[in-house]
RNA sequence: CGGGUGGUGGCUCAGUUUGGCAGAGCGCUGCGUUCGGGACGCAGAGGUCGGAGGUUCAAAUCCUCUCCACCCGACCA
Numbered sequence: 001c002g003g004g005u006g007g008u009g010g011c012u013c014a015g016u017u018u019g020g021c022a023g024a025g026c027g028c029u030g031c032g033u034u035c036g037g038g039a040c041g042c043a044g045a046g047g048u049c050g051g052a053g054g055u056u057c058a059a060a061u062c063c064u065c066u067c068c069a070c071c072c073g074a075c076c077a
Stems, first nucleotide, its partner, number of pairs: 001073007010026004020057001028044005050066005
C1' cells in the first nucleotide's frame, strides 16, 4: 500500500439476506418470597447501532469517505 472480517445497553451477541417502532441472555435497581441470603417470580432503568456525509416518505440495514481491532497478501534498505 491492496484485499477480507468485525465494531449494536456495563458484558456476550442477534437483527443486515427482503430498508418499516432497536432486541435477547447475563448483569444492575425496586418489590414479592425468606429469620437473612441464594434461587425463583413480578416490575423497571439503561444503547439511537464506531464517526461524518448522501439516497429515501422512512436507514443499524443501501452508497461514499473516515477511525479502531484482527486476518491475508504485496513492498522494503
Description:
This is a predicted structure of a 77-nucleotide RNA (transfer RNA) from an Actinomycetota bacterium. Its Rfam family is "tRNA". Its family is annotated with triplet codon-amino acid adaptor activity in the Gene Ontology. The source organism's lineage runs through Bacteria, Bacillati and Actinomycetota.